RNA sequence: GGCGAAAAAGGCAAACCCGUCGAAAGGCGGGGACGCAAAGCUACAGGUCUAAGGUUCAGGCCAGGAACUAGGACGGCUGGGUUGCCGCUA
Repeated sequence: GGCGAAAAAGGCAAACCCGUCGAAAGGCGGGGACGCAAAGCUACAGGUCUAAGGUUCAGGCCAGGAACUAGGACGGCUGGGUUGCCGCUA
């Protein structure tokens, strides 16, 4: 470096529930396990999600509505970068 997760030691924690932050997506803490050989870290590339703010539209006006938009979010969507336990192998 490559392959694997049989064994051994372990690790993480989906959905859902409670609390909390947030406009939201979603994050954090506790409970809980669907699963994961990197389901460790990283938002660089792609993708997906949200639309507070901004722009536009219809409407006589207000309230409200619709569309677009990431500098917001997702690492358990894919790729990349980077670190790591065990075994086999070069």
A computed fold for a 90-nucleotide RNA from a Dehalococcoidaceae bacterium, annotated as c-di-GMP-I-GGC riboswitch aptamer. Its mean pLDDT, the model's own confidence on a scale to 100, is 87.